Predicted 3D model of a 145-nucleotide part of an RNA (small-subunit ribosomal RNA, 3' minor domain) from Muricoccus roseus. Its Rfam family is "Bacterial small subunit ribosomal RNA". Lineage of the source: Bacteria > Alphaproteobacteria > Acetobacterales > Roseomonadaceae > Muricoccus. The coordinates come from a structure-prediction model, not an experiment, and the mean pLDDT is 80.

Context: one part of a larger RNA
RNA sequence: CACCGCCCGUCACACCAUGGGAGUUGGUUCUACCUUAAGUGGCUGCGCUAACCGCAAGGGGGCAGGUCACCACGGUAGGGUCAGCGACUGGGGUGAAGUCGUAACAAGGUAGCCGUAGGGGAACCUGCGGCUGGAUCACCUCCUU
Numbered sequence: 001c002a003c004c005g006c007c008c009g010u011c012a013c014a015c016c017a018u019g020g021g022a023g024u025u026g027g028u029u030c031u032a033c034c035u036u037a038a039g040u041g042g043c044u045g046c047g048c049u050a051a052c053c054g055c056a057a058g059g060g061g062g063c064a065g066g067u068c069a070c071c072a073c074g075g076u077a078g079g080g081u082c083a084g085c086g087a088c089u090g091g092g093g094u095g096a097a098g099u100c101g102u103a104a105c106a107a108g109g110u111a112g113c114c115g116u117a118g119g120g121g122a123a124c125c126u127g128c129g130g131c132u133g134g135a136u137c138a139c140c141u142c143c144u145u
Stems, first nucleotide, its partner, number of pairs: 003108001005105001008101002011098001013095004018090003023085012039070006047063003052059002111132009
């Protein structure tokens, strides 16, 4: 490469990440309750018992045993959090030469845009309100020559 220009959205295809999602798997953590091993501590200790006391009987101390408390693991129920999977589903991004139209850029062929409501394959269309960041024509005010 200059309107044979630029450019918008739906649809189709491919890939990427992502939201929702009945649920499901695992990690971690919290709460309540249940179960309590060993151990430790308290109480008890009719059985047993070398050192201490006692001439002795016995006492003291110790041990077994009993019991209570604490407690690891485990179990039940519920919750928090993180990660994986998940039918289906929502949009997003990217991708020379796909489809449908032509919305915007010139007065873009209905000026455009903003807000709002309704409608529509899609860009969009229509109503109401607002803006000029609208062309054209006319008029007014001001500035420069």